[in-house]
RNA sequence: GCACCCGUAGUUCAGCGGCAGAAUGCGAGCCUUCCAAGUUCGCGACCUGGGUUCAAAUCCCGGCGGGUGCA
Numbered sequence: 001g002c003a004c005c006c007g008u009a010g011u012u013c014a015g016c017g018g019c020a021g022a023a024u025g026c027g028a029g030c031c032u033u034c035c036a037a038g039u040u041c042g043c044g045a046c047c048u049g050g051g052u053u054c055a056a057a058u059c060c061c062g063g064c065g066g067g068u069g070c071a
Base pairs, nucleotide, nucleotide: 001070002069003068004067005066006065007064010024011023012022013021018054025043026042027041028040029039030038047063048062049061050060051059
């Protein structure tokens, strides 16, 4: 330099055109003599700029970052 893949809560992953979910984490309640475990509620995210569409995390283009292969 070229090609391909990936980018979503603090972390690890779902979601493949129609309300953004889970686990874990964090905060609070219940339980317990206390802690842990358990249980309930809450907090918290679509890398960025455009385009297509009635509607974009999702499709298209550029940029940024990461990975793999080739040179």
About this RNA
The RNA shown here (transfer RNA) has 71 nucleotides and comes from a Nanobdellota archaeon. Model confidence (mean pLDDT): 83 of 100. RNAcentral holds the sequence, with entries from ENA. It matches the Rfam family "tRNA". NCBI's taxonomy places the organism under Archaea, Nanobdellati, Nanobdellota.